The prediction has a mean pLDDT of 83. A computed fold for a 1526-nucleotide RNA from an uncultured bacterium, annotated as small-subunit ribosomal RNA.
RNA sequence: UUAGAGUUUGAUCCUGGCUCAGAACGAACGCUAGCGGCGGGCUUAACACAUGCAAGUCGAACGCACGAUCCGACUUCGGUCGGUGAGUGAGUGGCGCACGGGUGAGUAACACGUAGGUAACGUACCUCAGAACGGGGGAUAACAGGCCGAAAGGCCUGCUAAUACCGCAUAAGACCCCAGAGUCUGCGGACUCAGGGGUAAAAGAUGGGGAUCUCUUCGGAGACCUGUCAUUCUGAGAGCGGCCUGCGGCCCAUUAGCUAGUAGGUGGGGUAAUGGCCCACCUAGGCUUUGAUGGGUAGCUGGUUUGAGAGAAUGAUCAGCCACACUGGAACUGAGACACGGUCCAGACUCCUACGGGAGGCAGCAGUGGGGAAUAUUGCGCAAUGGGCGAAAGCCUGACGCAGCCACGCCGCGUGAGUGACGAAGGCCUUCGGGUUGUAAAGCUCUGUCGCGAGGGAAGAAAUACUUGGAGUUAAUAGCUUCAGGGGAUGACGGUACCUCGCAAGAAAGCACCGGCUAACUCCGUGCCAGCAGCCGCGGUAAUACGGAGGGUGCAAGCGUUGUUCGGAUUCACUGGGCGUAAAGCGUGCGUAGGCGGCUAGGUAAGUCGAAUGUGAAAGCCCAGGGCUCAACUCUGGAACUGCAUCCGAUACUGCUUAGCUUGAGUUUGGGAGAGGGAAGCGGAAUUCCUGGUGUAGCGGUGAAAUGCGUAGAUAUCAGGAGGAACACCCGUGGCGAAAGCGGCUUCCUGGCCCAAAACUGACGCUGAGGCACGAGAGCGUGGGGAGCAAACAGGAUUAGAUACCCUGGUAGUCCACGCCGUAAACGAUGAGUGCUAGGUGUUGGGAGUGUUGACCCUCUCAGUGCCGUCGCUAGCGCAUUAAGCACUCCGCCUGGGGAGUACGGCCGCAAGGCUAAAACUCAAAGGAAUUGACGGGGGCCCGCACAAGCGGUGGAGCAUGUGGUUUAAUUCGACGCAACGCGCAGAACCUUACCUGGCCUUGAAAUCCUGAGAAUUCCCCCGAAAAGGGGAAGUGCCCGCAAGGGAACUCAGUGACAGGUGCUGCAUGGCUGUCGUCAGCUCGUGUCGUGAGAUGUUGGGUUAAGUCCCGCAACGAGCGCAACCCCUAUCCCUAGUUGCCAGCGAGUUAUGUCGGGAACUUUAGGGAGACUGCCGGUGAUAAACCGGAGGAAGGUGGGGAUGACGUCAAGUCCUCAUGGCCCUUACGGUCAGGGCUACACACGUGCUACAAUGGUCGGUACAAAGGGUUGCGAACUCGCGAGAGUAAGCCAAUCCCAAAAAACCGGUCUCAGUUCGGAUUGGAGUCUGCAACUCGACUCCAUGAAGUUGGAAUCGCUAGUAAUCCCGGAUCAGCAUGCCGGGGUGAAUACGUUCCCGGGCCUUGUACACACCGCCCGUCACACCACGAAAGCUGGCUGCUCCAGAAGUCGUUAGGCUAACCCGCAAGGGAGGCCGGCGCCCAAGGAGUGUCUGGUGAUUGGGGUGAAGUCGUAACAAGGUAACC
Repeated sequence: UUAGAGUUUGAUCCUGGCUCAGAACGAACGCUAGCGGCGGGCUUAACACAUGCAAGUCGAACGCACGAUCCGACUUCGGUCGGUGAGUGAGUGGCGCACGGGUGAGUAACACGUAGGUAACGUACCUCAGAACGGGGGAUAACAGGCCGAAAGGCCUGCUAAUACCGCAUAAGACCCCAGAGUCUGCGGACUCAGGGGUAAAAGAUGGGGAUCUCUUCGGAGACCUGUCAUUCUGAGAGCGGCCUGCGGCCCAUUAGCUAGUAGGUGGGGUAAUGGCCCACCUAGGCUUUGAUGGGUAGCUGGUUUGAGAGAAUGAUCAGCCACACUGGAACUGAGACACGGUCCAGACUCCUACGGGAGGCAGCAGUGGGGAAUAUUGCGCAAUGGGCGAAAGCCUGACGCAGCCACGCCGCGUGAGUGACGAAGGCCUUCGGGUUGUAAAGCUCUGUCGCGAGGGAAGAAAUACUUGGAGUUAAUAGCUUCAGGGGAUGACGGUACCUCGCAAGAAAGCACCGGCUAACUCCGUGCCAGCAGCCGCGGUAAUACGGAGGGUGCAAGCGUUGUUCGGAUUCACUGGGCGUAAAGCGUGCGUAGGCGGCUAGGUAAGUCGAAUGUGAAAGCCCAGGGCUCAACUCUGGAACUGCAUCCGAUACUGCUUAGCUUGAGUUUGGGAGAGGGAAGCGGAAUUCCUGGUGUAGCGGUGAAAUGCGUAGAUAUCAGGAGGAACACCCGUGGCGAAAGCGGCUUCCUGGCCCAAAACUGACGCUGAGGCACGAGAGCGUGGGGAGCAAACAGGAUUAGAUACCCUGGUAGUCCACGCCGUAAACGAUGAGUGCUAGGUGUUGGGAGUGUUGACCCUCUCAGUGCCGUCGCUAGCGCAUUAAGCACUCCGCCUGGGGAGUACGGCCGCAAGGCUAAAACUCAAAGGAAUUGACGGGGGCCCGCACAAGCGGUGGAGCAUGUGGUUUAAUUCGACGCAACGCGCAGAACCUUACCUGGCCUUGAAAUCCUGAGAAUUCCCCCGAAAAGGGGAAGUGCCCGCAAGGGAACUCAGUGACAGGUGCUGCAUGGCUGUCGUCAGCUCGUGUCGUGAGAUGUUGGGUUAAGUCCCGCAACGAGCGCAACCCCUAUCCCUAGUUGCCAGCGAGUUAUGUCGGGAACUUUAGGGAGACUGCCGGUGAUAAACCGGAGGAAGGUGGGGAUGACGUCAAGUCCUCAUGGCCCUUACGGUCAGGGCUACACACGUGCUACAAUGGUCGGUACAAAGGGUUGCGAACUCGCGAGAGUAAGCCAAUCCCAAAAAACCGGUCUCAGUUCGGAUUGGAGUCUGCAACUCGACUCCAUGAAGUUGGAAUCGCUAGUAAUCCCGGAUCAGCAUGCCGGGGUGAAUACGUUCCCGGGCCUUGUACACACCGCCCGUCACACCACGAAAGCUGGCUGCUCCAGAAGUCGUUAGGCUAACCCGCAAGGGAGGCCGGCGCCCAAGGAGUGUCUGGUGAUUGGGGUGAAGUCGUAACAAGGUAACC
């Protein structure tokens, strides 16, 4: 001491990116803000700076000026003079100014870090030790005078001191030279000792002292002694520094070569010191793929942040080092600088100016402007710590200590505590009950942090000084040093921290979030709008995702957002990843460097391991303690610092070395196979062409054609010839080769491989960055060749088009030689090598053995090449001794998709192009494998009136009806492929009715509650279209109660809660329904398999109408479906017998079950029987089952019905009903009248009637079933041509009625005609229903007599009592069916079969589809926006080279001028040396020319990306409709 989550999919596993949760910050921004402590605070413009301050000090080094005080003298009493001299000023001199403080521009470097070296060095101040401190000299500033200048400043003359300057003396020791010895050594040298020669010193100041001496202005001064400080020389130390070296830490190879002082040597110069540091000469080297050179970026480190760690990122504050100080250059001074607050020069900028000249450098502290998202006071103090100077006092110190500003961070505290239910009010929600805010508040009790006021009040301060004592020094009890003690004064912060008292809950809470990740949910508003968003994604009328509110969650004086870093990310993988298909093995080989390497033994000890030592600064981190009330913070100690170095030891492994070995590798011998390579020659078949013969009208080609060829003779056929290319059969998951690749035969040359047995060499091996070579096809160059084939091209087709697919032609090319190119899905999508790890079975080549005479067979073995398979591996698929297993070695390669293998640059190429290879921008995915579906112009099997075979229709006509459209005031609304359209509607004249126009009502037509009145109710009149309105008359009930009165029900009036809505949303819903489909399917439990989605079961072999059954089977069972159970129907039996029946008996009638009676039959309606593949035969696995047969009324589900699995279509319905939400409320509600839903140029669906003779018409004669009937069916009778009317029996119905069944049958007539077909339309006359048939009913009669002569493309129904055809009934209904729902009558044809069309089931296959093919998806074009490339150029920046130029300055040189000290000289003067000047080398800025690199911009141009509904096509995904791809 290692945590994960969201997001690719319908789902899954994997790969993989994106995103989030954490921590951190010198932060910024938004909202908010009570206090304190400790820290922090220009990350940007190393941009420019006003003003003040930031480095001085010493009188105990020196001279001068001024001068307080004091003393003395004099005095005219003003003062003057002399002395003393605190102090002040500038100056000489000393020390300091090289520290401290700032910044990070530059720097990729010995700059930094670390470990070393310096035998190649320096060191002021400090410490220790040693030795000295003698004697002289000449100047100069200040000052004074003069002069110049606006100023800054300067010049001349004169005076003067020193611890300033200069000779001389001395030299223990030091240094140099000469020349010895010893020791050590890293062999370069170093150290020590002895000798000779040479060179270099100094300064005083001050304290004390008492003898002596000298001088004296008599104050004293000096000598002398002594102390301290200073001075000189030397040695040592400490600390600090210079230089050198090993190692370590950034990016780019689209930077591959760099270098002339370059590398080295010799000699010299220079430096404190090594060194090309510099110079002369000599040599020609040096660096570099272990990355030189160039470019970019960057101060480095301790550390800091993060992380489990390894790492990654970073280098604020604190600390170490470095670099810099306006920019560039330079030196001076000095111990130390090439010097932040010094000098000189150049440049830019700013300021002053009298225009002649001058001044300046905040990256010190404050502060200003500017830049910026952004960073503070022109504060106090030297009290402390530290520094400079000083003997000291002390002075200086923007170092530092403090304070101020800022929530910038960390830490701490507070905003109150207890009690308090009527769970107050208010808010919000609500299912209206309530819930929540919430003990929260109020109220009561208490406390006092903090705040305010008052009082008290620290620590930080102890040293130096001074003083006492001891010790030392000394002649000394002076003095000084040191130790111990005493001890005054001193505080910026600051009357601060802290303490006490008083007052009073009083002044003190916000911010973000609440779809998932992620803790926290409701209401309202909005309506793909406004907006949100970290990712996924929310928003198109019920948004927990927007905005507000209530509530909640999280954190809290803060909270969020943004930015950045690490983490999560094992997503660059050392720890700790991969490369068959996800991204990723170079096309293949040879081979250089490098990496790695067999067995044995010895040596060594570089790697490796262990011990020790040194170092790894402090701070920080960690641990333990201590101090601030705690903490943050801080102090002390420890640990740690994983590193480096030195040294000692170990020797297994690696390395090195020595000696060997044979198993790796190789060589030799003998065999062997082979399309291995190169060259030359040869061969036959075929195509084409040419010549000739035969021969005649076609050939050819296709899906079908046409172009084309052919009567000038093709095609066909025969013979001969020419020419080029390729080599049938053999031919084989056979062989060979590194790969590409190699195929007739023969010869020559040549590479590799395999086997056998021995011998030899002795690790000679493996891999292989660069490099070199080979490298299909296409393509390029030159020259040949050219039969066939065939890009381009032409023509013909196809097509909407067809720059294609198909056809006819046809040129490059294909072939050869030579030379380029260097790429392929160059694939086993699998780099090479070695070893190890079950097998089985083929095949090729070799060998051995047994058997056999032999062919041959079998067994074993080596090498190759296939298949299957165990372990193991894999995300899976799969791989599996030919590994994708287990290991090792080496190389190559990958890191989301697109942009893009593109641009730019470079290299190669004749070109085409190849190799290398980005970024901006954009997306949240892109992908692999497998799963379930769906789909396929994939496959297999199977079914269905699906096709086919048939019968009859529709589509044409007229009419009916529905719909669209149109019209209209309204033509209410819904239904729209199948599955809307004779549908909702089983029946719109009013009503219905929802629509329109107009008239009216507003608690409403109906409901509940309340108040008042009245019982209710009935009748009449007026007005009006009605509704409504107005008026009048009659009239009192029920219950309780003596009465008054009350109550129930009803009516009217009123008030408000409410009613009401066929208004919207069927995409908020329930329910119901349609459809696939009466299709055979859909699932579950357990088990098993699979990481998983899932699979298995349910697949398979049979069979079935059926997932029906049988068998098999890792499945075994089960559920919903199928079937059966239910109903009707077909046969029989039993029971029962009226209203039904009537055989037999009796009676009656013209006749009839009419009557008695009967219970047989029919029938009715209850119950049963029957049918189950039960029986027989055959087929079949002996099964299931099928076929045939018997029996039977019925035979293989007998026929029909009811019955509709899981689900699909956001299918239909808010206008049946119910219902959430929304909307209307004198109207979108209610009511009345009239109108409309019935319109009509037209289009469609469904029907009816027809077009006629299988018919029409007239007459006659039969036979049903199922129903309905009391506001009903209505017989019979009468009337009417008829619809019907009148009257009326019967019947609540097996009784009566509707009721005639019709087709059929018999007979007559019509005779093919727009008719004796057809009946539309129209005129007239009527009937019925109804309040009412005008808009707008049905029917009847008379008259009229339209279209229509069998229906284009297309299309529908039906497989048997079916189609067709014929009537009957019913519901609705006052009336109104050609519709609908039922009933029976007559009653066919055809089915070979499953190729095709449609629909469906199962299995399988492919898939880039999953909204599921009505899918997905590509490219051009058009439009908008974005980034990028090219581009005539234009314009910046860095920089190379070649020149010009040359400030200041060092160095050298010169000797023109000047010149105190030293030397010579009596002097004059000379010399040495110095200064100035001149010259020279070097050199900054500047200038010129020419390049490299890198930005910006650029008319135009190129592609790329992105963008709900643009255009054209259809390329890809299925066999994607021409397989796709490279």

Annotation: It matches the Rfam family "Bacterial small subunit ribosomal RNA". The sequence is in RNAcentral, with records from Greengenes.